RNAcentral holds the sequence, with entries from MGnify. Predicted 3D model of a 119-nucleotide RNA (FMN riboswitch aptamer (RFN element)) from uncultured Atopostipes sp. The organism belongs to Atopostipes, within Bacteria. The prediction has a mean pLDDT of 78. The model forms 100% of the base pairs in the Rfam consensus.

[in-house]
RNA sequence: UCUUCAGGGGCAGGGUGUAAAUCCCGACCGGUGGUAUAGUCCACGAGCUAUAGCCUUUAUGGUAUAUAGUUGAACUGGUGUAACUCCAGUACCGACAGUAUAGUCUGGUAUGAAGAAGA
Numbered sequence: 001u002c003u004u005c006a007g008g009g010g011c012a013g014g015g016u017g018u019a020a021a022u023c024c025c026g027a028c029c030g031g032u033g034g035u036a037u038a039g040u041c042c043a044c045g046a047g048c049u050a051u052a053g054c055c056u057u058u059a060u061g062g063u064a065u066a067u068a069g070u071u072g073a074a075c076u077g078g079u080g081u082a083a084c085u086c087c088a089g090u091a092c093c094g095a096c097a098g099u100a101u102a103g104u105c106u107g108g109u110a111u112g113a114a115g116a117a118g119a
Base pairs, nucleotide, nucleotide: 001119002118003117004116005115013025014024015023027104028103029094030093031044032043033042034041039092040091047070048069049068050067051066052065053063054062055061056059074090075089076088077087078086096107097106098105
């Protein structure tokens, strides 16, 4: 440098209501690297914001680029040389837009990154 991969996982059942996969009971899901095996440790990516650049139909516009900023949540006991990672128990967290208030529906997005493998 190129190629391939990575990448959409998840509200069953019930309640209220004109209306809810959004509220309530309950259920379910968990990106990448590091480290004793991690959604909750450390770091990164994604997301969001600002500025610059670029594009255009010049707008309260778009954006595959750059820089900066921001970004959630765990304890107790046990085993062990070693675990906030394993086992047991009990908790907690989850961008933006839309819509009856959404981690799970629809959409930006079959977009795309951290990263993995190969040449």